[in-house]
Model confidence (mean pLDDT): 82 of 100. The RNA shown here (transfer RNA) has 72 nucleotides and comes from Chloroflexi bacterium GWC2_70_10.
Formats: sequence, C1' cells, structure tokens
RNA sequence: GCCGUCCUAGCUCAACGGUAGAGCAGUGGUUUUGUAAACCACCGGUUCCGGGUUCGAGCCCCGGGGACGGCU
Repeated sequence: GCCGUCCUAGCUCAACGGUAGAGCAGUGGUUUUGUAAACCACCGGUUCCGGGUUCGAGCCCCGGGGACGGCU
C1' cells in the first nucleotide's frame, strides 16, 4: 500500500428499513437468626464521527476514525 471482518448499556452480545433488547454487573425488595444462593422489580444508550437516500436508518450508500485478520 491492497483486501476482508468488526465498532450498539460498565462487560459479553442480539435487533426484516417501522417504539433499541437479553445475559452478567449495579441498585432496591422478598426470603433467611444472619450472609450467600434463588426469585421479583428498577436503573443504565446522541447505536464510533460527519454527510446522503428514505415518510422513516443501528440496518442501505459515501467519506473519516479505531480494532482484528490476510496479502504484498
């Protein structure tokens, strides 16, 4: 330098173009003599950045940034 994959909650990951969710973590509660476990509820997001297409974009298109892999 070229090619490919990926970037979404604190972490690991989902999400036909139509209200962004789950598990873990955190907080509160139930239970227990008490702790843990279990169960219930809650909190937590400018979907990497900037544009474009569209009635509508996490998703499609363009540019940029970053991570990983391959080729030279």
The source organism's lineage runs through Bacteria, Bacillati and Chloroflexota. It matches the Rfam family "tRNA". Rfam classes the family as a transfer RNA. RNAcentral records the identical sequence in 2 taxa.